The part of an RNA shown here (small-subunit ribosomal RNA, 3' major domain) has 477 nucleotides and comes from a metagenome.
The prediction has a mean pLDDT of 84.
Context: one part of a larger RNA
RNA sequence: UGACGGGGGCCCGCACAAGCGGUGGAGCAUGUGGUUUAAUUCGACGCAACGCGAAGAACCUUACCUGGAUUUGACAUCCUGGGAAUAUUUUCGAAAGUAAAUAGUGCCCUUCGGGGAACCCAGAGACAGGUGCUGCAUGGCUGUCGUCAGCUCGUGUCGUGAGAUGUUGGGUUAAGUCCCGCAACGAGCGCAACCCCUAUCUUUAGUUACCAUCAUUUAGUUGGGGACUCUAAAGAUACUGCCCCGGUUAACGGGGAGGAAGGUGGGGAUGACGUCAAGUCCUCAUGGCCCUUAUAUCCAGGGCUACACACGUGCUACAAUGGUAUGUACAGAGGGCUGCGAACUCGCGAGAGUAAGCCAAUCCCUUAAAGCAUAUCUCAGUUCGGAUAGGAGUCUGCAACUCGACUCCUUGAAGUUGGAAUCGCUAGUAAUCGCGGAUCAGCAUGCCGCGGUGAAUACGUUCCCGGGCCUUGUACA
Numbered sequence: 001u002g003a004c005g006g007g008g009g010c011c012c013g014c015a016c017a018a019g020c021g022g023u024g025g026a027g028c029a030u031g032u033g034g035u036u037u038a039a040u041u042c043g044a045c046g047c048a049a050c051g052c053g054a055a056g057a058a059c060c061u062u063a064c065c066u067g068g069a070u071u072u073g074a075c076a077u078c079c080u081g082g083g084a085a086u087a088u089u090u091u092c093g094a095a096a097g098u099a100a101a102u103a104g105u106g107c108c109c110u111u112c113g114g115g116g117a118a119c120c121c122a123g124a125g126a127c128a129g130g131u132g133c134u135g136c137a138u139g140g141c142u143g144u145c146g147u148c149a150g151c152u153c154g155u156g157u158c159g160u161g162a163g164a165u166g167u168u169g170g171g172u173u174a175a176g177u178c179c180c181g182c183a184a185c186g187a188g189c190g191c192a193a194c195c196c197c198u199a200u201c202u203u204u205a206g207u208u209a210c211c212a213u214c215a216u217u218u219a220g221u222u223g224g225g226g227a228c229u230c231u232a233a234a235g236a237u238a239c240u241g242c243c244c245c246g247g248u249u250a251a252c253g254g255g256g257a258g259g260a261a262g263g264u265g266g267g268g269a270u271g272a273c274g275u276c277a278a279g280u281c282c283u284c285a286u287g288g289c290c291c292u293u294a295u296a297u298c299c300a301g302g303g304c305u306a307c308a309c310a311c312g313u314g315c316u317a318c319a320a321u322g323g324u325a326u327g328u329a330c331a332g333a334g335g336g337c338u339g340c341g342a343a344c345u346c347g348c349g350a351g352a353g354u355a356a357g358c359c360a361a362u363c364c365c366u367u368a369a370a371g372c373a374u375a376u377c378u379c380a381g382u383u384c385g386g387a388u389a390g391g392a393g394u395c396u397g398c399a400a401c402u403c404g405a406c407u408c409c410u411u412g413a414a415g416u417u418g419g420a421a422u423c424g425c426u427a428g429u430a431a432u433c434g435c436g437g438a439u440c441a442g443c444a445u446g447c448c449g450c451g452g453u454g455a456a457u458a459c460g461u462u463c464c465c466g467g468g469c470c471u472u473g474u475a476c477a
Base pairs, nucleotide, nucleotide: 001477002476003474004473005472007471008470009469010468011467012466013465015461016460019425020424021423022422023421026316027315028314029313030312031311032310033309034307035306042053043052064302065301066300067299068298069297070296073127077126078125079123080122081121082120083119086103087102088101089100090099092097107116108115109114129291130290132289133288134287138285139284140280141279142278143276145274150189151188152187153186154185155184156165157164158163169180170179171178195268196267197266198265200236201235202234203233204232205231206230210225211224214223215222239262242256243255244254245253246252318418322377323376324375325374326373327372328371334365335364336363339358340357344353345352346351384415389410390409391408392407393406394405395404431453432452433451434450435449436448437447
């Protein structure tokens, strides 16, 4: 100087408390451990591994296993020889491949002999190749402490020196934020602001959006309108600016007015010096080591989907604030050409047939659902719950056996609110309800977004956890 303390002081955070809803019990989905297996590819392991890499394992992916093949190789550059490329058919084969047959002659230069570019075949070697090892050799990227308020430097001063001072102190703040003081005076990286979205208004512009007034219509449908909504560009607005009180005449705090909004208005992006030899050599790049008729490459089938069990994360429930039936209302944000697909017809349905429109403020996905109204069920393992199983189908796709999703009929399991323990959340939040997107042929209870309905509680900081500043002790560095 740090680090640590079941030392002290001050302060903060959904850290506790106050509340609301869960997890832990059940069934299922998914990840992991374990076990099994020819293989169940690999990585990730307290917080910060475990719906994680994987925004989607039937083949492919695929790295694993079994079997069948190849050896200048599936891919790149160079050399020699031959042939245009290419297309079609056949043999054997699970395919990879193998063995033949047929058709076929382009582009550029030309002395018409040929040469060249691209592509294919054969050969020779230089080399290719490796998701093989080492993340404790590395780059890059990422997590975490933590959006915590800290981390430093120059000059000066003090100290023999390591170092100190500044950065401590008194106030204050979300903040090393600001004020005052001070052997310090300044400065940098962080904080804040500048950026984006959102909340209010104005101007400009009105098509595909809008419709108050005038006509018109089943319908903003058409004429028309430029007001309103909205769209999208430019501006305005908030600064403790104004008033009162407190405070050191300060910073600042408390209250009030006006205002759409008030003291950082709400949200996002933004992550200092560093810590964990944290994670990743399987995104990529890369040193070293290793393999080179194999640890490389191609193919078929299997596996990653196994199942006495254990754990994590979720979904659905156990019901009446509910289930069922009928009718009916209101979103936002997205996506669409090998695409979204209306209407019509057929089917109980998944869907099929045919097909309008739309490269989209125009057409489509697209009926939002919870809600509201009426009826019924009457507390039961039930008209709750839907696992499991049998049968029949639909769709995607060469192909749904291992191993897809969905539909219909039948079946109707556990489950009556969950021990110890434990998680999230402070407002348009929790809870609850549906909608969209990426990936994707198909497959979502996951992920990323969107809107609808919409709470309760916070006395307080003694305690648990984490963190910041000062101080103290130390046999630690």

The RNAcentral record of the full RNA draws on SILVA. It matches the Rfam family "Bacterial small subunit ribosomal RNA".